[in-house]
């Protein structure tokens, strides 16, 4: 350097289905009542708001389950550019794609912040134990035994995946 692997409530994607979203948004109609027009520009002289009753009535993102697929920086995320979509244009916001760079071994619980309709859930930070890898110290057992040592178990402690193990 190449190839193949391991960590387990392991990671991600797709399809089907379920609950919630929600009797919400929205549409129609009746009554009452107003003014309003997302930040800027342009256009138009048009469009329209709010409350209550009745009728009808969604969806997206996110989540659970099952199956399949790809995998072990799997993946997630911060920052800075770029591109596409979103409205007539710009800005802002949101979603997706990709580049550079930084952080995180892994899952869990709790708390806070942000996002979210939500008490679901996700992300980040912190704490707590658990767990896997390698290193260092100690103890016990086994093998070997001149010595050095090797393996397993227990325990203390440190580090990070650009790591670890095996083969070439």
């Nucleotide at each position: 350097g190449a190839u193949a692997g391991a960590g387990g409530u392991g990671c991600a994607a797709u399809u089907u289905u379920u609950a919630a979203g929600a009797g919400u948004a929205c549409a129609g109609u009746u009554a009452u009542u107003g003014u309003g027009a997302a930040g800027g520009c342009a256009c138009a002289a048009u469009c329209u708001g709010a409350u209550a009753g009745c009728u009808g009535g969604a969806a997206a993102g996110g989540a659970g389950a099952a199956a399949u697929u790809g995998c072990c920086g799997a993946a997630g995320u911060g920052u800075a550019g770029a591109g596409u979509a979103u409205u007539g244009c710009c800005a802002a916001g949101u979603a997706c794609u990709g580049u550079a760079u930084g952080c995180u071994g892994g899952g869990g619980u709790u708390a806070a912040a942000c996002a979210g309709a939500a008490u679901a859930u996700g992300u980040u930070u912190a704490a707590c134990a658990c767990u896997g890898u390698c290193g260092a110290g100690a103890a016990u057992u086994u093998c070997a035994a001149c010595a050095u040592g090797a393996a397993a178990u227990u325990u203390u402690u440190g580090a990070a995946g650009g790591g670890c193990u095996a083969u070439c």
Molecule: Lysine riboswitch aptamer
Organism: Carnobacterium alterfunditum